[in-house]
RNA sequence: CUAUUAUCAAGAGCGGUUGAGUGAUCUGGCACUAUGACACCGCAGCAACCAACCCUUAGGGUGAGGUGCUAAGUCCAGCUGGGUACAAAUUCAUCAGAGUGCUCAGGUAGAUGUAG
Numbered sequence: 001c002u003a004u005u006a007u008c009a010a011g012a013g014c015g016g017u018u019g020a021g022u023g024a025u026c027u028g029g030c031a032c033u034a035u036g037a038c039a040c041c042g043c044a045g046c047a048a049c050c051a052a053c054c055c056u057u058a059g060g061g062u063g064a065g066g067u068g069c070u071a072a073g074u075c076c077a078g079c080u081g082g083g084u085a086c087a088a089a090u091u092c093a094u095c096a097g098a099g100u101g102c103u104c105a106g107g108u109a110g111a112u113g114u115a116g
Base pairs, nucleotide, nucleotide: 001116002115003114004113006112007111008110013043014042015041016040017039021032022031023030026078027077028076029075044070045069046068049066050065052062053061054060055059074109079106080105081104082103083102084101085100086099
């Protein structure tokens, strides 16, 4: 970099080094952070994609190997469509339904695995 009808609501933290920003990107929120974040290293742990082993019809189990992960849903929203509550303009009123909140599904992007 390409492919993937694989996963992304669950799970799992301490210590050391460093010293200012960080949560992928853009915008807007929100949050973490000198009580030391982010990053790196060590140890511990989580998970079970690959490998291995065990049971086996489907499938399940184990966790010594290779990755991955260990704030918040991939932190949230953004694009499309649905549901629902409220509802502006307009109207005498009905009709109408901009817009806002909540919510569901999908998409885009990304991360990780696997194969090349």
This is a predicted structure of a 116-nucleotide RNA (SAM riboswitch aptamer (S box leader)) from a Trueperaceae bacterium. It was read from a public genome assembly, where an Rfam model found it. The coordinates come from a structure-prediction model, not an experiment, and the mean pLDDT is 83. The organism belongs to Trueperaceae, within Bacteria.